[in-house]
RNA sequence: AGAGUUUGAUCAUGGCUCAGAACGAACGCUGGCGGCGUGUUUAAGACAUGCAAGUCGCACGGGAUCACAUGAGUAGCAAUACAAGUGUGGUUUAGUGGCGCACGGGUGAGUAACACGUGAAUUACAUGCCCUUCAGUGGGGAAUAGCCCAGGGAAACUUGGAUUAAUACCCCAUGGUAUCGCAAGAUUAAAGGUGGCCGCAAGGCUGUCGCUGAAGGAUUGGUUCGCACCCUAUCAGCUUGUUGGUGAGGUAACGGCCCACCAAGGCUACGACGGGUACCUGGUCUGAGAGGACGAUCAGGCACACUGGAACUGAGACACGGUCCAGACACCUACGGGUGGCAGCAGUCGAGAAUAAUUCACAAUGGGGGCAACCCUGAUGGUGCGACGCCGCGUGGAGGAUGACGGUCUUCGGAUUGUAAACUCCUGUCAUGGGGGAGUAAGGCUCUUAUGUGAAUAGCAUAACAGAUUGAUAGUAUUCGAAGAGGAAGGGACGGCUAACUUCGUGCCAGCAGCCGCGGUAAUACAGAGGUCUCAAGCGUUGUUCGGAAUUACUGGGCGUAAAGCGUGCGUAGGCGGCGAGGUAAGUCAGAUGUGAAAUCCCGGGGCUCAACCCCGGAACUGCAUCCGAUACUGCCCUGCUAGAGUAAUUGGAGGGGUAACUGGAAUUCUCGGUGUAGCAGUGAAAUGCGUAGAUAUCGAGAGGAACACUCGUGGCGAAGGCGAGCUACUGGACAUUUACUGACGCUGAGGCACGAAGGCCAGGGUAGCGGAAGGGAUUAGAUACCCCUGUAGUCCUGGCAGUAAACGGUGUGCGCUUGGUGUGGGAGGGCUCGACCCCUUCUGUGCCGGAGCUAACGCGUUAAGCGCACCGCCUGGGAAGUACGGCCGCAAGGCUAAAACUCAAAGAAAUUGACGGGGACCCGCACAAGCGGGGGAGUAUGUGGCUUAAUUCGAUGCAACGCGAAGAACCUUACCCAGACCAUGCUCAUCAUACCCUCCCGAAAAGGAGGGGUCGGUUCGGCCGGAUGAUGCACAGGUGCUGCAUGGCUGUCGUCAGCUCGUGUCGUGAGAUGUUUGGUUAAGUCCAGCAACGAGCGCAACCCCUGUGAAUAGUUGCCAGCGCGUAAUGGCGGGGACUCUAUUCAGACUGCCCAGAUCAACUGGGAGGAAGGUGGGGACGACGUCAAGUCAGUAUGGCCCUUACGCCCAGGGCUGCACACGUACUACAAUGCCCAGCACAAUGUGACCCGAGACCGUGAGGUGGAGGAAAUCUGUAAAACUGGGCCCAGUUCGGAUUGGAGGCUGCAACUCGCCUCCAUGAAGUUGGAAUCGCUAGUAAUGCCGUAUCAGCUACGACGGCGUGAAUACGUUCCCGGGUCUUGUACACACCGCCCGUCACAUCAUGGAAGCCGAUCACACCCGAAGUGCGUGAGCUAACUGCAAAGAGGCAGCGCCCUAAGGUGAGGCUGGUAACUGGGAUGAAGUCGUAACAAGGUAACCGUA
Repeated sequence: AGAGUUUGAUCAUGGCUCAGAACGAACGCUGGCGGCGUGUUUAAGACAUGCAAGUCGCACGGGAUCACAUGAGUAGCAAUACAAGUGUGGUUUAGUGGCGCACGGGUGAGUAACACGUGAAUUACAUGCCCUUCAGUGGGGAAUAGCCCAGGGAAACUUGGAUUAAUACCCCAUGGUAUCGCAAGAUUAAAGGUGGCCGCAAGGCUGUCGCUGAAGGAUUGGUUCGCACCCUAUCAGCUUGUUGGUGAGGUAACGGCCCACCAAGGCUACGACGGGUACCUGGUCUGAGAGGACGAUCAGGCACACUGGAACUGAGACACGGUCCAGACACCUACGGGUGGCAGCAGUCGAGAAUAAUUCACAAUGGGGGCAACCCUGAUGGUGCGACGCCGCGUGGAGGAUGACGGUCUUCGGAUUGUAAACUCCUGUCAUGGGGGAGUAAGGCUCUUAUGUGAAUAGCAUAACAGAUUGAUAGUAUUCGAAGAGGAAGGGACGGCUAACUUCGUGCCAGCAGCCGCGGUAAUACAGAGGUCUCAAGCGUUGUUCGGAAUUACUGGGCGUAAAGCGUGCGUAGGCGGCGAGGUAAGUCAGAUGUGAAAUCCCGGGGCUCAACCCCGGAACUGCAUCCGAUACUGCCCUGCUAGAGUAAUUGGAGGGGUAACUGGAAUUCUCGGUGUAGCAGUGAAAUGCGUAGAUAUCGAGAGGAACACUCGUGGCGAAGGCGAGCUACUGGACAUUUACUGACGCUGAGGCACGAAGGCCAGGGUAGCGGAAGGGAUUAGAUACCCCUGUAGUCCUGGCAGUAAACGGUGUGCGCUUGGUGUGGGAGGGCUCGACCCCUUCUGUGCCGGAGCUAACGCGUUAAGCGCACCGCCUGGGAAGUACGGCCGCAAGGCUAAAACUCAAAGAAAUUGACGGGGACCCGCACAAGCGGGGGAGUAUGUGGCUUAAUUCGAUGCAACGCGAAGAACCUUACCCAGACCAUGCUCAUCAUACCCUCCCGAAAAGGAGGGGUCGGUUCGGCCGGAUGAUGCACAGGUGCUGCAUGGCUGUCGUCAGCUCGUGUCGUGAGAUGUUUGGUUAAGUCCAGCAACGAGCGCAACCCCUGUGAAUAGUUGCCAGCGCGUAAUGGCGGGGACUCUAUUCAGACUGCCCAGAUCAACUGGGAGGAAGGUGGGGACGACGUCAAGUCAGUAUGGCCCUUACGCCCAGGGCUGCACACGUACUACAAUGCCCAGCACAAUGUGACCCGAGACCGUGAGGUGGAGGAAAUCUGUAAAACUGGGCCCAGUUCGGAUUGGAGGCUGCAACUCGCCUCCAUGAAGUUGGAAUCGCUAGUAAUGCCGUAUCAGCUACGACGGCGUGAAUACGUUCCCGGGUCUUGUACACACCGCCCGUCACAUCAUGGAAGCCGAUCACACCCGAAGUGCGUGAGCUAACUGCAAAGAGGCAGCGCCCUAAGGUGAGGCUGGUAACUGGGAUGAAGUCGUAACAAGGUAACCGUA
C1' cells in the first nucleotide's frame, strides 16, 4: 500500500467481498512447562449450607468459673477433711451503656438528569472521630433491663408483679457561646473510669483515657450556576404549583420546597413536549490523523439492595447482612400464627454458545472497637481450576549418501520424501527422583537505661541496648549434585484474490464455497493419499468493533447523460456582504496564574536471569476559568464616500407580454331554394354508413360555433407555464441615451405566499369541427387494438377547485475574471454620403463554429459543464417503492411528506468491436425477372422415417441426412437374432510318448468319438532344446464394445465469396482506430488517384492440366493424296509422310494497335487484324475462420469397459419384413408420337479362372465351339437422326405395372431373396393442387455408348464419353444468399437474441382486517396500610412545681391532610395473535399472449382520464 467481482473487450460510476488489528469471547481439532493477568456479557431469576460487623469488664449491676484469704457449720479424739457465706485477684460473659454498623464489599435495574465531566459559587450551609487554643467537669433525683416469681404460646415471642446499677435518664447551679429583645434582661452544658504516691480514714497530690461549652483548622458532605452531554419532526406545540410577587411554615442551608392570597406568566425550530435506547467519566479498541465504536478488569462519581411506600435513630441513612406497612414468592406450623431476602465470599438450581474452590490466613497492607494486650475483618494477602489472554522456554545439537527400506509419482529411465532416518560423537534447558534452602518481619511483649511530666527513685510518654518471640503462601522461589535423547507437535491451507500440486475415487451425485465460482467420466476447487506452504502449544471457525471505505467526504465527494437542481417567482428568519476615518475589544492572537486525581499512553531510568509485569522520574493530558496585553482581519457603535443597488427626469424606439370590449374574412357543418342524376364516402382491399323520399357535385341565400392560412424567421415578448386575425381602452416589464439625486438601501433564501400546460372535478352556459367512453364494419388464430363509419363526455365561455408533466437547456440564483470567428433581433455614436445603403465602435438579447481549460467519455466552451466567491435545494447499490403506515391538503380522483422486513451481486453511464434490423445507400450471384425442361398427381425402382420383429446391425438428420458410408446383403460379406460348440500365446507345475498321416461313425455344420499306421528328433550328453495333453494363477492377444463433447488425419459448408491480418508510425486514458475509409474502376482489397500513414503477409490473378489454331520433329498397331498390285468387297499388299491421327517441343493474346470518353490515371465503349479479344472455354487449386458440423464402423489413437466372453467358430434366419409418410430417380400418359422395314455417322474406355470373332442350334435369353487378342493390331449392332410404310386421338398399335405358365444363366445353394428370355395377362396413368427444382451455349433438353464394384445381380444408381442441339435475359422494384459503407440497439450462446404482464403451483417476509391477549403512560372517581405533620386527648402518667388538691410536661387512643398497593371507568401509545384479504420477492423445464429493445413491425416515453 491494495485486490476480486457488472463487459466479447474498455473506461469511469457504484455496491458487495477479501487481506489487518482487537476481544471478559464461544465452538472444532490438538495440548509439555513457567511467569503475569483475567473469568455469568444471559435471568436486577430463585436460592440449601457455612462464613462476610463487631468490639469495649479501663462505663454498669449481675451470673459462671478458678486461685488465695477468711470461714458459720458438719464429720472426726485430734491432726485433718468437707464446706454455706464473706473478701481479694484472675478468666469468661447474656443484659444495660459507649463507639462502630452510613466505611469496606456487590450490582448496573432505573436514570437523557446539574446523574456524570469540567470550571466556578456558597455573605445561603453542615461536619462524629482527628489537630490547635480557651474555659469548665459543682450539687441532687427518679427509673429500667438483666436476675427472681407468676402466666400465655407449638414456636417466634410475650404479659403481669417485685427488685437493682451506670459514662443510661432527669433536675438545679454556673454562662465566655448561641437565640430572643431597642434596651434592661431572659433562656441555654457536663460523667466519670483507671493507674501511682501519701493517708487509719475522710481526703489530698499526680498521670492517663474520657465528658461539656466555645473559637479556629483539616477532612468529608449538602446546595446553586456556565459549558458540554445518544437517536427520532412519521413527536410541533408544551405548562396550572405552572412563571413571578407578598406573607407565613419548613430545612443544616437557598428556593413553589410546602401553604394562603395576588398577577398571567414561563418554555419552544439554536428543537420545547413526547417516544426509543442508555449508568457517566478517566479511559479501551481501531485509525497516518481527523474521526468511529465501546465503557469488562483498575480508578473517580452516581444509583440500587425481593417489588412499592414510609419514617425512626444518628454527625452522617430515609440505611445490602436495621425498623414499620402493603404485595409477590418461598419455608416452618400443633392451622391459632410466625419466619426470610447472596446485585457480600464460596456454592446450588435455572437460563445459556459460555465463565472457576462450598480452599488457606489475618503473616503483610488497610479498616472497626479497645488505654493496651488483643479481638473481628470472604476487605485484603495467597493457593487451586480454565491455553481465556499476553510474555518466556523446551520438544535436542553437530556429523552422516550404496542418496537404505517404506510411501508417492513416473515418460519405467527415474524423481521425490531426503541429511530426513539408521549410525557416530556431544549437550543437559524444562520435566523426573535426591540434598540444602530463602526474602517478604516492620512491629508487639519483657527487662534495663536515658529524657520529659511530676513532690516522686511511682505511673505515663518518648528513645536506646538486650532477651524470648510473630509466615497463610511453603519445603515454594532458588541452589547443588544425579541419570538418560531419554517424557514433550499439532492445526489450517494449497483455482484466483493468497504463500503452497500431483495421483486415485466420485460423476450437477456426494459434496465445497468469504467473493468470483467448482462438480454432468481425464476435477491442482468435492473425498482419500503423497508432497508442499504457513503459523506453532497452539491452529482454525463463528460472532462483534474499527480499518481498508475519499462508501456521509471538517481534513476529504458529488448533482447535463451514472443516484442527485425544488415547475417558476416574490419574500420572512438565517447565512454572506463595497471604499475611507475614529472608538470598543466580543471573536482572534500572545503571556502569566489556577486547575486538568491516580492509574493508562509516550520518553528516560530501574527491579524480577529476559520479556510480559512492576517501580521511579519527566513529558503529556491538545480542555476550562481568571488576569494583563496586541488590534491586522471579522463583529459592534459612530461618522463620511460613490464604483454595487435604486429613484426621478429628458429623449426615445421594439415587441404574438397581460386584461377587457368591439369588429372581420376564409374554411368546415347545417338549413332553405335552384340546376342536376346515380352514385357518394371510405380502404392495402373492403364493409358498416349516406343516396331515386334525389345524395355527391354545383349556384344563391341564411344560421352557428371554433380556430386565425400566407406573412412566420434556431425571429420577438414573458419568471416559468405560455403568448400569433384587426382595432380601441387600461396595464406590467425589459432596452438604449443623457443628467440629477439617495448613499450599501445588496445577494441568497429554511418555513411561508403567489403563479402554474394538458387532462380531471363542481355550478351555469355553449357546442361547427374534432373526439375518450360506447355502438357498428373490417383485419386476425384471437383483436376488448392499430384501419374505417357513427358518436357522448370533453375541447369553447363565466365563476370556483385541483397543483401535477420528459413542467427539459434533463444544466438553481447572483456577482467577478478568462483567446476568437461568423450570423441575426433592438438601440446609440462615428466615418463616408444627397441618403435610409455600406464600413467602424459600443450596449443589450438570441444562434452556430471553435481555442485554452474542464470532462469517464459524449461533449461544454464569455449564454461554460472553464477559473473563483456567496447562499439555497438535492444524492449515497439495484429491487421492494415514490409503495405501506401515520400526518397535512382535496368534493373526489388524488397530491405532499415518506420507511422497513425480505431479496440480488449486481443495477446503471459513456464509448469500442461485432452481430442483427419487417433502417438507409451502393454492388454482386440462374437470386428474381425473361425463357426451356422437370419434380409434386400415376406405376415401379431406390433411400429414409414410422410401424412390426427373436433380429429387422450401425452410422448420416435444414440448406450442408435421405440412388448417403454401400465401386454392388442369396451363403460369405455381417457388425444383428436364435441354436450348437471352442479357449490361442508366454511363464509355472504335472503327465506323456506323442506329434503327424489315413479310414470310419455321429452331427445341419463347427465340433466330438472310434480304429489303424507311427512309438520321437537334435544335442555341448545337463530331464539341455524342440513336441503334445492337463491344471492353476499371472501377464498378454482379441473386441465393428463406449466416448467424434478427450484426439490425429480426412471431409462437408459458408464460398472461388473477396476478404483476413501483421510490422513500424500516428491518434485515443483505454477497449480500439488509422492502414482496409473516400472518388473512380474491376470478376476480384483488380488497378488508379487522393489521404497520417508507409510497407508487408495469407487470399484474388498468374504459374499446372485438358481443349480450341498453327509449326517443327517422329511414323506403328494409326493414315492413304499421288504411284503400283490384288479382291465380289475391305490400306488387303508393295510403298509413302502429303493429309487425318498419334505425342513431344514450340509459336500465339499482351488492352499490343487505332478511335472516343474519363482533369492525369486505372479503365470502359467501339474497331482492325486474328483460329481465338479483353480471365477464350473447362479443370485442379478453397485465405483468417464458422458450425463442440461429419467420421472411434476405413485406418491410427488417449481414457473407460469385457476377458470360458462384449473374444472366436459354425448352421439357419435377419439386414429385403409393411395400414402409412417423405426424398431421389426411371417409365409414361402419346402423333415433334408409337410400330415395322431400310439406312448413316462416334468417343471415352475394357479384356487372361478374361474379352471372345466367323460358323452351327434355339422365336429368344442362351448353348456348342474356340480363330484372334496381355491389345492404336483381336473383341463388341452406337442410338436418336434420316428414308419409306402403318396407326388417326381412343385408355388406343399409347402405357407397361401386376399375375399365370414355360425356360435360360451364375453359383455348394436362387424358398425367404438374383438377373434375363418367350407366351399369355394388360393395372394406374389423358400433363398433375398449394408450394417447388435445374439451367445463360456446345449450356439446357434429348439419344446412345463405356467403365469400376462383381461368380451372378436389384445399375433405372455413380463416374465418364460421344451424337443431335435450342430459347431467353427489359432490368434490379421485389424473394433468397453474399460483400462494402453508414445508422439504431436494452443483442454478445450475438434475432432460433433479448424480454414484459396476467393466470396456476410452492416457499418467504410484509400491509389491511371484525375481534382476542398483553406491556406502558397519563386522567377521573372509590377504597386506603404504615408513617410524619396538625388537631384533639374525658383514658394513663416516675423525675419538675406544689404542704395538699392539683398543675406543667408526656403517652395511649381518636380525628384531619397527604399517600403506596388495590378497584372501577374512559383513553393514548406500543407489541403479539387472527378467519379473510392486498400487493411484493424468489423458484428447472407450466399456461396465455408478444408490450419494450431495430422504424421492434401502430416511434418510444412523461402527466392525466
A computed fold for a 1505-nucleotide RNA from an uncultured prokaryote, annotated as small-subunit ribosomal RNA. It matches the Rfam family "Bacterial small subunit ribosomal RNA". The prediction has a mean pLDDT of 83.